[in-house]
Context: one part of a larger RNA
């Protein structure tokens, strides 16, 4: 390349936005570039096919169509696809009204603990552990009352509940702000979908400065346990964890499951809207649109299993994979302060 695949076998980019490309509703005219038919002209000869001929036969030669899938002029067709023009409203967007949220920044506040420190009460242990030890204590410790100082993180509600593109988000209160739902149906007129490059956001850990440091805790010290214990378990205990501004670009960044759209059986459950119908309200019943879960029908799976939240049946886009090991490594290139990231082989071996 053809073709086959990426939940778990190798194999979806960590997410999102958005160029250039790809792909694209519905009617209608019109062009005739894609497309399709007819013609003419080329399309060397050799070779191949097929058919008939010469050498005694074949190999070989020789003649005839065929083929050379293409090119080019020029005559038609117009359904699809295309450009050109016009209309449309169901795709998209906005528009009003309304709901719900731990969605995102900043500020301020509060109450429980833990640690400290300061004073009262007491007076011999406390602490740890399967057991002890090292550790703190009569220079008054553990408990316990009362001030007080500091930092972090918000119990219960809390919920296979909520909101976000992921990452992620929970104490309360104000300010700013982004997004989603549903009901209306006045506008707009295809304005859409994806997305190579690219741009931004991305957990902890780690880095630069400067600040904070209660409580855990790598590292490192000591007990204890072992044959040994560079451990588990245990006293301590620095960085770090927290804050600001600036890097890093990485996870089992997992639903291990790229986005979009459409069809294709149901049951129950639950957060958020809306009609109805019932009632005194409070409920409760049915329909209906977003979401999130479990069961499950055909279907589909190498099985497990998945099932209108597909991994089911279809399209369009984009990403990757192609036997292990070498290796996500080397060498080069970018990137980055460093750490190291991001693109990547091959010898050689099974």
């Nucleotide at each position: 390349u053809u073709g086959g695949g990426c939940g778990u076998a190798a194999a979806g980019a960590g997410c999102u936005c958005g160029u250039a490309g790809g792909c694209g509703g519905u009617c209608u005219g019109u062009c005739a570039c894609g497309u399709c038919g007819g013609a003419a002209g080329u399309g060397a000869a050799a070779a191949c096919u097929c058919g008939g001929g010469g050498c005694u036969c074949a190999a070989c030669c020789c003649c005839g169509a065929g083929c050379c899938u293409g090119c080019u002029u020029u005559c038609g067709a117009u359904a699809c696809g295309g450009g050109c023009a016009g209309a449309c409203u169901u795709g998209a967007g906005g528009a009003a009204u309304g709901u719900a949220g731990g969605g995102g920044a900043g500020a301020a506040c509060g109450g429980a603990a833990u640690u400290c420190c300061u004073g009262g009460u007491g007076g011999a242990g406390c602490g740890g552990u399967g057991g002890a030890a090292u550790g703190c204590g009569c220079a008054g410790a553990u408990a316990u009352c009362a001030g007080g100082a500091g930092g972090a993180a918000c119990a219960c509600c809390a919920g296979u509940g909520g909101c976000g593109a992921a990452g992620g988000c929970g104490g309360u209160u104000c300010u700013c702000u982004g997004g989603a739902c549903a009901u209306u149906a006045a506008c707009u007129g295809a304005c859409g979908c994806u997305g190579a490059g690219g741009a931004g956001c991305g957990a902890a850990a780690g880095c630069g400065u400067g600040g904070g440091g209660a409580g855990c805790a790598a590292a490192c010290a000591g007990g204890c346990u072992u044959a040994g214990a560079u451990a588990c378990c245990u006293u301590g205990g620095u960085a770090g964890u927290c804050c600001a501004c600036g890097c890093c670009g990485u996870a089992a960044a997992c639903g291990g499951u790229g986005g979009g759209c459409a069809c294709u059986a149901g049951g129950u459950g639950u957060g958020g809207g809306g009609a109805a119908c019932u009632u005194c309200c409070a409920c409760g019943u049915u329909c209906u649109c977003c979401g999130u879960g479990c069961c499950g029908a055909a279907g589909c799976u190498a099985a497990c299993g998945c099932a209108u939240u597909a991994a089911g049946u279809g399209c369009c886009c984009c990403g990757c994979c192609u036997g292990g090991g070498g290796a996500g490594u080397a060498c080069g290139g970018c990137c980055g302060c460093a750490a190291g990231g991001c693109u990547a082989a091959a010898a050689c071996u099974c």
Annotation:
A computed fold for a 350-nucleotide part of an RNA from a metagenome, annotated as small-subunit ribosomal RNA, central domain. Its Rfam family is "Bacterial small subunit ribosomal RNA".